[in-house]
RNA sequence: GUCUCUAUGGUUCAAUGGAUAGAACACAGGCCUCCGAAGCCUGGGAUGCAGGUUCGAUUCCUGCUAGGGACA
Numbered sequence: 001g002u003c004u005c006u007a008u009g010g011u012u013c014a015a016u017g018g019a020u021a022g023a024a025c026a027c028a029g030g031c032c033u034c035c036g037a038a039g040c041c042u043g044g045g046a047u048g049c050a051g052g053u054u055c056g057a058u059u060c061c062u063g064c065u066a067g068g069g070a071c072a
Stems, first nucleotide, its partner, number of pairs: 001071007010025004018055001027043005048064005
């Protein structure tokens, strides 16, 4: 330099172009307990950035940024 893949709560992952963007773990509060752990209940928290297409974009297109891989 060329090609390719990835980017979503703190972490790991989901999500036919249409749902209130969902789950596990973690975190906070409560129940329980002599105190913890475990268990149960509740809660907060996320779509890398800028445009485009569309009635509607996490999803499709373009550029950029960051990371991984292949070739040279």
Transfer RNA from a Patescibacteria group bacterium, 72 nucleotides, folded computationally. Its Rfam family is "tRNA". By type it is a transfer RNA.